A computed fold for a 76-nucleotide RNA from Candidatus Vesicomyidisocius sp. Agig_15_S12, annotated as transfer RNA. It was read from a public genome assembly. The prediction has a mean pLDDT of 81. Taxonomically the source falls in Candidatus Vesicomyidisocius (Bacteria, Pseudomonadati, Pseudomonadota, Gammaproteobacteria).
[in-house]
RNA sequence: AGGCAAGUGGCUCAAUUGGUAGAGUAAUGGUCUCCAAAACUAUUGGUUGGGGGUUCGAGUCCCUCCUUGCCUGCCA
Numbered sequence: 001a002g003g004c005a006a007g008u009g010g011c012u013c014a015a016u017u018g019g020u021a022g023a024g025u026a027a028u029g030g031u032c033u034c035c036a037a038a039a040c041u042a043u044u045g046g047u048u049g050g051g052g053g054u055u056c057g058a059g060u061c062c063c064u065c066c067u068u069g070c071c072u073g074c075c076a
Base pairs, nucleotide, nucleotide: 002071003070004069005068006067007066010025011024012023013022019056027043028042029041030040031039049065050064051063052062053061
């Protein structure tokens, strides 16, 4: 070459198999405290790896490319 798996907030992962993109953690503000930590609470943060296609509708289906991991093989 070839095959398989994965890619979603800063990080770790969900999304009931096509119907509102969420949680934990982190960050920031507030409450509490003499102060801080812890706890509680609110907020911010996403071109769902890139591009194209199907569809009323795509994280999910199809094609192609990129990156990472695993397996098998070739040359030397």